This is a predicted structure of a 257-nucleotide part of an RNA (large-subunit ribosomal RNA, domain VI) from Halorientalis persicus. Model confidence (mean pLDDT): 85 of 100. It matches the Rfam family "Archaeal large subunit ribosomal RNA".
[in-house]
Context: one part of a larger RNA
Formats: sequence, structure tokens, C1' cells
RNA sequence: UGUCAUGGUAUCUGACGGGAACGUCCGUAUAGUACGAGAGGAACUACGGAUGGUUGCCACUGGUGUACCGGUUGUUCGAGAGAGCACGUGCCGGGCAGCCACGCAACACGGGGUAAGAGCUGAACGCAUCUAAGCUCGAAACCCACCUGGAAAAGAGAUACCGCCGAGAUCACUCGUAGAAGACGAGAUCGAUAGACUCGGGGUGUACGCGCCGAGGUGACGAGGUGUUUAGCCCGCGAGCACUAACUGAUCGAAGC
Repeated sequence: UGUCAUGGUAUCUGACGGGAACGUCCGUAUAGUACGAGAGGAACUACGGAUGGUUGCCACUGGUGUACCGGUUGUUCGAGAGAGCACGUGCCGGGCAGCCACGCAACACGGGGUAAGAGCUGAACGCAUCUAAGCUCGAAACCCACCUGGAAAAGAGAUACCGCCGAGAUCACUCGUAGAAGACGAGAUCGAUAGACUCGGGGUGUACGCGCCGAGGUGACGAGGUGUUUAGCCCGCGAGCACUAACUGAUCGAAGC
């Protein structure tokens, strides 16, 4: 774009497609049973596990974590405090969220038609014969079942509602369960969409300053310890809360009014 030269919103149907989403092994019971002189020694079935693979997830465990917190060396800013640089973290110790695996969870049964094959009935051919007519079984394979795409399926679908007294959509705006760009989703004051703030929950590990102690030293000074201090600093998390910003607007839109 088309799908009736009447537009939309939402929910479906399912023609036709995709998938391997499952594969293998072991154990227990069956059972020291059937079988077999003995030696030996099953199975149907039910249950439990392991492993390979697939898909998803992050409560736990672990990794990363150049957000963050702390320690420390050299040097520079006169010293202190606080910082810069040393790999586009100087090095080291931790580490939330997120992402991930080494972590966790799920991944049936069953039905149908058949193959090889096993048969029933049964003629041709008075017998026989699974086959010629007919019928019953029979595979990890096939078709369903299961997951998933799918109204451009031209036989171009259906239902409900709204609208032509204008329903709806888009841009712009606040954003993220989404994301390369488009797209998708949430919100837009009748509001918790994002930020700020408060609280909660977390990370680091006890800040600066000051008091006291302090090996020493004539003294100046003084590494460090300790108290103030479960401190200080920080948070991509949660909740509350309209304080800030979602303002003001524009465009499209039915052969209609």
C1' cells in the first nucleotide's frame, strides 16, 4: 500500500509454517524369580538418579563489578586537610545493582495411520495360502499432542465496542520491564513517569577536628594507639511524598457534519 472509494480501538480464529527439545546411561524393586542338571541368570512394569543438549532465571553459591568505600608507595600542589599523576583503576583489600555460570528451575503421558515384520478370515486353485476383496497388530521414524510464528490466507477472516455532532493516531514532552536507528512498552496534573527529599534496605569499615596516651628528645617535635564514632563517605535498589519537570502546543484523520 492492498483487503467494498466509511474510519478506528481491543480481543480472537488459524490456512500454512518453525522446533530435537529431547537423547543416553546407571541403580532399586521385580529377583537370585522365570529359565537351566548345574554353572549361571533375564524381562514386562513402577520408581529413583546421573550425564549430554535446549530454554529461562539471579533467592542461594561463585565470578565480574574502571558506580562506590578503605589501605598504601613515589611525586607535585609550602605543611596539615583535601586532591592530581603513575595502564584511558598507580598498586592492593572489599563490594550493591546489573550481567553471568561454576549456581537454580523446567524440558511428560498419551492418541492416530503405517514400515519391515506377526497374524485373522479368504478365494483365484473344492486343499493350502497374511492378500487378490476385507480385517487385527506392529518402530527412537511420520501425523497429532507440547512450545512458537502466523489475516497479504486475493476465498485478503471473525467478534465486541467507539466514531463520521470528529473516534483514533502521530510529533513534541517525563521515562524504561524495551532498545544499534526505527520499533516496543509505561506516563502525561482526573498524575507516582523521572528527578529532588524523607524513610527503609545495602557497600565500606570507624572520617576531619579535638582530648588523652605515646618509643624517644634539652626542646621544638613525634610514627602510632585510644575516646568522641555501629563513625564518615557512598548507592544504577524499594516505598512514601506532587517540591521540580511531564508545559505550551502542532499535525494527520472517515467521498462526512